[in-house]
RNA sequence: GGAGGGUUAGCUCAGCUGGGAGAGCAACUGCCUUACAAGCAGUGGGUCAUAGGUUCGAGCCCUAUACUCUCCA
Numbered sequence: 001g002g003a004g005g006g007u008u009a010g011c012u013c014a015g016c017u018g019g020g021a022g023a024g025c026a027a028c029u030g031c032c033u034u035a036c037a038a039g040c041a042g043u044g045g046g047u048c049a050u051a052g053g054u055u056c057g058a059g060c061c062c063u064a065u066a067c068u069c070u071c072c073a
Stems, first nucleotide, its partner, number of pairs: 001072007010025004019056001027043005049065005
């Protein structure tokens, strides 16, 4: 220098075909317990990497950029 993959909650990741933004773990609250852990119930937490475009509508499609991983040279 070239090709391809990835970037979504604190962490690990779904979201398949464009229309509801989610799961597990973690955190917090309550119940339980003499207390802690475990268990049960609930709550909060998001600039979907950044910018622009297409569309009635974008996490999803297109373009550029940033970071990261793999391969080729």